[in-house]
Molecule: Fluoride riboswitch aptamer (crcB RNA motif)
Organism: Acidobacterium sp.
């Protein structure tokens, strides 16, 4: 100088805010940017990757 492993630091996981630090991927040329279908002025689930709370929104039942 090139290429390879590794590490650490970043980052990124389909609709907000925050927490914790499990998970899984990238390594900036990145990870990610949901689904179905007759592809249409169409349908469909879900605020998390995955745990709590909080807001919104939806259905229930009381006051």
């Nucleotide at each position: 100088u090139u290429c390879g492993a590794u590490c650490a630091c970043g980052g990124u996981g389909a609709u907000g805010g925050a927490a914790a630090u499990c998970c899984a991927c990238c390594u900036c040329u990145a990870a990610c940017c949901g689904c179905c279908u007759u592809c249409a002025c169409g349908g469909c689930u879900g605020a998390u990757g995955a745990u709590u709370c909080c807001u919104a929104c939806c259905c229930u039942u009381g006051u």